[in-house]
Molecule: transfer RNA
Organism: Dehalococcoidia bacterium
RNA sequence: GCCCGAGUGGCGCAACGGCAGCGCAGCCGCUUUGUAAGCGGAAGGUUGUGGGUUCAAAUCCCUCCUCGGGCUCCA
Numbered sequence: 001g002c003c004c005g006a007g008u009g010g011c012g013c014a015a016c017g018g019c020a021g022c023g024c025a026g027c028c029g030c031u032u033u034g035u036a037a038g039c040g041g042a043a044g045g046u047u048g049u050g051g052g053u054u055c056a057a058a059u060c061c062c063u064c065c066u067c068g069g070g071c072u073c074c075a
Stems, first nucleotide, its partner, number of pairs: 001071007010024004018055001027041004048064001050062003
């Protein structure tokens, strides 16, 4: 340099054009003499950046950034 994959709450992942959800962690409550476990609840996201397409974009297209993998090069 080229090719492929990934980027979504603190963490791990879903959502394959039509309300962004699940689990864990954290917080509050119930239970307990108390803690853990268990049960219930609330909160937490401008979906890596910038543009484009569309009535509508996490999703499709382009640019760039970051991470992972592969390929190429040589005295």